[in-house]
Small-subunit ribosomal RNA, central domain from Trichopus zeylanicus subsp. travancoricus, 350 nucleotides, folded computationally.
Context: one part of a larger RNA
RNA sequence: UUAGGCAUAAAGCAUCUAUAGGUGGCUUUUCAAGUCCAACAUCAAAUCCCAAGGCUCAACCCUAGACAAGCGGUGUAAACUACCAAGCUGGAAUAUAGUAGGGGCAGAGGAAAUUUCCAGUGGAGCGGUGAAAUGUGUAAAGAUCAGAAAGAACACCAAUAGUGAAAGCAUUUUGUUGGGCUAACACUAAUACUAAGAGAUGAAAGCUAGGGGAGCAAAUGGGGUUAGAUACCCUAGUAGUCCUAGCCAUAAAUGAUGGAUACUAGGCACUGUGCAUAUUGACCCGUGUAGUGCUAUAGCUAACACAUUAAGUAUCCUACCUGGGGAGUACGUACACAAGAAUGAAACUC
Numbered sequence: 001u002u003a004g005g006c007a008u009a010a011a012g013c014a015u016c017u018a019u020a021g022g023u024g025g026c027u028u029u030u031c032a033a034g035u036c037c038a039a040c041a042u043c044a045a046a047u048c049c050c051a052a053g054g055c056u057c058a059a060c061c062c063u064a065g066a067c068a069a070g071c072g073g074u075g076u077a078a079a080c081u082a083c084c085a086a087g088c089u090g091g092a093a094u095a096u097a098g099u100a101g102g103g104g105c106a107g108a109g110g111a112a113a114u115u116u117c118c119a120g121u122g123g124a125g126c127g128g129u130g131a132a133a134u135g136u137g138u139a140a141a142g143a144u145c146a147g148a149a150a151g152a153a154c155a156c157c158a159a160u161a162g163u164g165a166a167a168g169c170a171u172u173u174u175g176u177u178g179g180g181c182u183a184a185c186a187c188u189a190a191u192a193c194u195a196a197g198a199g200a201u202g203a204a205a206g207c208u209a210g211g212g213g214a215g216c217a218a219a220u221g222g223g224g225u226u227a228g229a230u231a232c233c234c235u236a237g238u239a240g241u242c243c244u245a246g247c248c249a250u251a252a253a254u255g256a257u258g259g260a261u262a263c264u265a266g267g268c269a270c271u272g273u274g275c276a277u278a279u280u281g282a283c284c285c286g287u288g289u290a291g292u293g294c295u296a297u298a299g300c301u302a303a304c305a306c307a308u309u310a311a312g313u314a315u316c317c318u319a320c321c322u323g324g325g326g327a328g329u330a331c332g333u334a335c336a337c338a339a340g341a342a343u344g345a346a347a348c349u350c
Base pairs, nucleotide, nucleotide: 004321005320008303012318014201015200016199017198021194022193023192025088026087027086028085033081034080035077037075038074040072042070049065051063053061054060091191092188094186096183097182098181099180103177104176105175106174107173108172109171110154114150115149116148117147120144121143125136126135162169163168206247207246208245209244210243211242215241216240220236221235222234223233258317259316260315261314262313263312266295267294268293269292270291271290272289273288274287275286299306323350324349325348332343333342335340
């Protein structure tokens, strides 16, 4: 490489957009590049095969014949692919009318809690633990109560729910904005799928600059535990956590399951919406569609399980895998302020 694979054994890029490339709906026509067929030319000799012959036989030798993919030009066929031309509407897109939503961004408001400050009441403890101690308090703490300030997060509703490409998104409200779904009638007429390279987004931590700093809390101090205790427990506590601007580009970034299309028993439930039906009305019942779940047949699977949201049956495109360790290391390269990230071996060893 081929073959075989990729939920859990090695293996799906964190996610999306999209270029080249690959692949591509239905009908008719052109053409003959791919494709099919025919004969021709060529494919040295030797070898192989085959038929005679020669060494007493054989190996061996000699003579004649045959075989053959491929390449080349010529002629023919036209189903399929490509090409040419013309159409179609089922894939796809647009318009219209609705509709659900923690989808994004920006602004404004709110209540509870926490901590601190200030005043009152009050007067000995509080706090903490397995038990304690460090700590804190007569310079009046803790408790209670009136007032003020600050920062962060938004209880209940809340769900197996919703939404977003993923990361993610939840107090209320205003503005603005992206996407989805449904319906019937129009409109374009294959405009599609995938996607190397490329671009965009990308939790937390971390970095740069400027703010902010209530609570929590790496580091660090002290107390305890212990043989020791650079930990677990307690008391303090700085970066950080928050905001603005810019980097970083990684996660068990998980459904450990790439995307698209078609097909293949059912049953139950929830969400959005249409039709039908019903009603004073919200429902219920039936049915379609887009999602989200549970259960289960065929099938598949090493098993577990999956099972119309496939890990079933097929087609197309793409990333990746090839024994364990060495090692996601070394070196080189391009990236980053750095931390590092990307690419990524070998010797050796079992």

Rfam family: Bacterial small subunit ribosomal RNA.
The prediction has a mean pLDDT of 87.
The organism belongs to Trichopus zeylanicus, within Eukaryota.